[in-house]
Model confidence (mean pLDDT): 79 of 100. Predicted 3D model of an 86-nucleotide RNA (Glycine riboswitch aptamer) from a soil metagenome. The model forms 89% of the base pairs in the Rfam consensus. Rfam family: Glycine riboswitch aptamer. About the family: This family represents the bacterial glycine riboswitch.
């Protein structure tokens, strides 16, 4: 990667067309597609007579942590992970 099998969270809100779980707009939430963000460490330049130290910067850095952009908040599809099986 691909099959099968498990897999949470959060308002079936309101209001307006609708048949409608839809499509707009308007607040309230969730975080496990996907994405942001960076920490310990390293490397680099600068300063400094040397060394030791110091201190400014840049770069590289992980996650179920963070943002909450997307995407999610009935079903249903999705879905990190996790077990078989190829």
């Nucleotide at each position: 990667g691909c099959g099968c099998g498990g897999g949470a969270g959060a308002g079936a809100g309101c209001c307006g067309c609708c048949u409608g779980a839809g499509c707009g707009g308007c607040c309230g939430c969730c975080g496990a597609a996907g994405g942001u963000g960076a920490a310990a460490g390293g490397c680099c330049c600068g300063u400094g007579g040397g060394g030791u130290g110091a201190u400014g910067g840049g770069c590289c850095g992980a996650a179920u942590c963070u943002c909450u952009c997307a995407g999610g908040c009935a079903a249903a599809a999705g879905g990190a992970c996790c077990g078989c099986g190829c």